[in-house]
RNA sequence: GCGGCUCUGGAGAAGCCCGAAAACGGGUACCGAAGGUGUAAGGAAGCGGAUGUUCCGCGCCGAAUCUCUCAGGUAAAAGGACAGAGAGGA
Numbered sequence: 001g002c003g004g005c006u007c008u009g010g011a012g013a014a015g016c017c018c019g020a021a022a023a024c025g026g027g028u029a030c031c032g033a034a035g036g037u038g039u040a041a042g043g044a045a046g047c048g049g050a051u052g053u054u055c056c057g058c059g060c061c062g063a064a065u066c067u068c069u070c071a072g073g074u075a076a077a078a079g080g081a082c083a084g085a086g087a088g089g090a
Base pairs, nucleotide, nucleotide: 005086006085007084008083009082014028016027017026018025019024029074030073031072035070036068038066042061043060046058047057048056049055050054
């Protein structure tokens, strides 16, 4: 340094409807910044096929604030990518 810890800041979208009520369950609409999915350049040079010395197909690794909305979320609270500071530590 990375990950973690403490403090601070931190967006978006129905205070929706039904089940008596928060939680929970069902339904519709919506959001993207927990987590997760997919993906470029590039890397490696694998497997198979053919009308074969070239061509075709299928794969592996590979980023995001992009993407999907699985999960999560749509008053407050909580959470929250990311950022700043701090302590400790390598």